[in-house]
């Protein structure tokens, strides 16, 4: 350094459909289907304090600060 793996980044419902995946097609920047955790951060024990930043629109609920 790179890929997997996991685990954290509060939840839910609809709507869209780039990428990647499948199929079928075909040699087209092709068609249909699926699809908004694909980002971001840690992963060797123990003990205490503290603490993230982000994720297409719409609505809900949770949580938490501040102000009144």
């Nucleotide at each position: 350094c790179g890929u997997u793996c996991c685990g954290a980044g509060g939840a839910g419902c609809g709507c869209u459909g780039c990428g990647a995946c499948g199929a079928a097609u075909g040699c087209a920047c092709u068609u249909c289907g699926c699809c908004a955790g694909g980002c971001u951060c840690g992963g060797a024990g123990a003990u205490c304090c503290c603490c993230a930043a982000c994720c297409g629109c719409g609505c809900u609920c949770a949580c938490g600060u501040u102000a009144c």

Description: This is a predicted structure of a 68-nucleotide RNA (SAH (S-adenosyl-L-homocysteine) riboswitch aptamer) from Duganella sp. 1224. The organism belongs to Duganella, within Bacteria. The coordinates come from a structure-prediction model, not an experiment, and the mean pLDDT is 75.